[in-house]
């Protein structure tokens, strides 16, 4: 230089082009001599960026960063 995979919640990962979940964490209560476990719950997202297709985009299409791998 060129090809390939990937980038989504604080980690790890999901989701046919049709309402973005799920598991640990973490916060709140609960339970008890405390803590840990355990039981209940709500929060938490500019889906790397930026376009562009579509009524509709995490998702398809193009560029740009970013990690990983190939090849020269």
């Nucleotide at each position: 230089g060129c090809c390939c995979u990937g980038g989504u919640a604080g980690c790890u990962c999901a989701a046919c082009g049709g309402u973005g979940g799920a598991g640990c964490a973490a916060c709140u209560g609960g339970c008890u001599g405390u803590u840990a476990a355990c039981c209940a719950g709500g929060a938490g997202g500019u889906u790397a960026c930026a376009g562009g297709u579509u009524c509709a985009a995490a998702u398809c299409c193009u560029g740009u960063c970013c990690a990983g791998g190939g090849c020269g």
Predicted 3D model of a 72-nucleotide RNA (transfer RNA) from a Candidatus Aenigmatarchaeia archaeon. Rfam family: tRNA. By type it is a transfer RNA. The prediction has a mean pLDDT of 82.